The part of an RNA shown here (small-subunit ribosomal RNA, 5' domain) has 499 nucleotides and comes from an uncultured anaerobic bacterium.
Context: one part of a larger RNA
RNA sequence: GGAUGAACGUUGGCGGUGCGCCUAAUACAUGCAAGUCGAACGGAGACAGUAGCAAUAUUGUCUUAGUGGCGAACGGGUGAGUAACGCGUUGGUGAUCUGCCUCGAAGUGUGGAAUAACGUUCCGAAAGGAGCACUAAUACCGCAUGGCCUUCCGGUUUUUAGAAAGCUGGAAGUAAAGGAGUAAUUCGCUUCGAGAGGAGCCUGCGUCCCAUCAGCUAGUUGGUAAGGUAAUGGCCUACCAAGGCGAUGACGGGUAGGGGACCUGAGAGGGUGGCCCCCCACAAUGGAACUGAAACACGGUCCAUACACCUACGGGUGGCAGCAGUAGGGAAUAUUAGUAAUGGGCGAAAGCCUGAACUAGCGACACCGCGUGUGCGAAGAAGGCCUUCGGGUUGUAAAGCACUUUUAGAGAGGAUGAGGAAGGACGGUACUCUCUGAAUAAGUCUCGGCUAACUACGUGCCAGCAGCCGCGGUAACACGUAGGAGGCAAACGUUAUCC
Numbered sequence: 001g002g003a004u005g006a007a008c009g010u011u012g013g014c015g016g017u018g019c020g021c022c023u024a025a026u027a028c029a030u031g032c033a034a035g036u037c038g039a040a041c042g043g044a045g046a047c048a049g050u051a052g053c054a055a056u057a058u059u060g061u062c063u064u065a066g067u068g069g070c071g072a073a074c075g076g077g078u079g080a081g082u083a084a085c086g087c088g089u090u091g092g093u094g095a096u097c098u099g100c101c102u103c104g105a106a107g108u109g110u111g112g113a114a115u116a117a118c119g120u121u122c123c124g125a126a127a128g129g130a131g132c133a134c135u136a137a138u139a140c141c142g143c144a145u146g147g148c149c150u151u152c153c154g155g156u157u158u159u160u161a162g163a164a165a166g167c168u169g170g171a172a173g174u175a176a177a178g179g180a181g182u183a184a185u186u187c188g189c190u191u192c193g194a195g196a197g198g199a200g201c202c203u204g205c206g207u208c209c210c211a212u213c214a215g216c217u218a219g220u221u222g223g224u225a226a227g228g229u230a231a232u233g234g235c236c237u238a239c240c241a242a243g244g245c246g247a248u249g250a251c252g253g254g255u256a257g258g259g260g261a262c263c264u265g266a267g268a269g270g271g272u273g274g275c276c277c278c279c280c281a282c283a284a285u286g287g288a289a290c291u292g293a294a295a296c297a298c299g300g301u302c303c304a305u306a307c308a309c310c311u312a313c314g315g316g317u318g319g320c321a322g323c324a325g326u327a328g329g330g331a332a333u334a335u336u337a338g339u340a341a342u343g344g345g346c347g348a349a350a351g352c353c354u355g356a357a358c359u360a361g362c363g364a365c366a367c368c369g370c371g372u373g374u375g376c377g378a379a380g381a382a383g384g385c386c387u388u389c390g391g392g393u394u395g396u397a398a399a400g401c402a403c404u405u406u407u408a409g410a411g412a413g414g415a416u417g418a419g420g421a422a423g424g425a426c427g428g429u430a431c432u433c434u435c436u437g438a439a440u441a442a443g444u445c446u447c448g449g450c451u452a453a454c455u456a457c458g459u460g461c462c463a464g465c466a467g468c469c470g471c472g473g474u475a476a477c478a479c480g481u482a483g484g485a486g487g488c489a490a491a492c493g494u495u496a497u498c499c
Stems, first nucleotide, its partner, number of pairs: 001499004006495005013370006019363002021329001026327003030324003035070003040067002043064009077282003086207004091202003096199003101195007109143004119132005149173010178187003208254003215245003220242006227235001257279004261272004284305005307318004335360001337359003342356001343354004373403004383394004408436006417426001443488005448469003454483005464471002
């Protein structure tokens, strides 16, 4: 000099764009953050119509507790752990999976048994639960059919170190669901193939400090077999062999999420990893699986632990490192705000949901921009300060005269953002016009040298200053005050950290 997610002191007019718990991965009151589909299903309720004397039956519309489907594995948060199972990069997968989406091919036949809701009888303070009886489906289970599917047994071609792959013959096995519409049609369902996007696994190289860590290792290293997985593999198990790693730093200890990037620097380097993007890990702590295309799952389940809450003492309930917010910690970090667009989930659609997202609120926290007036004005006024008492300086500064209106205040108009009907949170905002009136707006640090800027008084090694050198013991340009001066300016200075 530059930089910061900064803090502190003094001061503070406006706007735009960003940013805002770095500490306790501490504990959390309250509200919201994941639902949706009646065009899968049986009911229930309300309203309207029709038939009927009525009970009632039936049709339509609306609503939806339950069954069922899809979603809830995305989006959002945090950085505790992790020095490699991560990340970055080079490749591999002849060792793999893939819901929704796109393309192509074939099919969608025929039966059955239940169960929630509802009803009823009960238990319990509650959370919740039990018995009996009934019912539906795109829920569940058979049978049939089917190959370019799977398994097994053959043949042949090609490649490989090998397991394999393609073509072909035989045997066995394995599918399905219907809904809407008068209809055309459309949305689905089953099986197979291809694609897109996504995911798993393997692998070379790179990836902080300590040798005051030098030896480490029994599933350890390899083989065979069986198991397991979507899939390779000591991944797991049995048996066999005795290997494997290490000064090119094993093992151990410390620290740490990694990268794109950011800061600095002429560069090489050094430092950092907040916001934004990619990846990883985690969800009170530890463990486990279930469902599913995908999880070993933040707002799912089970077990254990700690903590907290409710209780009728028998027993239950909870998890903000989602958005707000509270307590605590701290030098320190915001509102318990709104819903139009964009994106996402569901739905045939209308639409519903969405603290994602977009807005607004708070904060000079940062960067950028604008303003706090402009011109003339010497009796160089008064006052202040200094003085060699002549004067000098503050100083064209003020006053005064003439203007302007950014900004401010008042009034009027008023958007884009919404693509072909409607629909705008922001917002009566931005912006435009008119009026009023210099009106509404300047501080802070320094002045011995480094370093731009000096005198007086007070103090007297005291009080104090200080980044370094150093100043102060009676003439202090260095302390304090005043006048003056210099720097920067809605900021200025200090502290901390990095180059």
The RNAcentral record of the full RNA draws on Greengenes.
The coordinates come from a structure-prediction model, not an experiment, and the mean pLDDT is 85.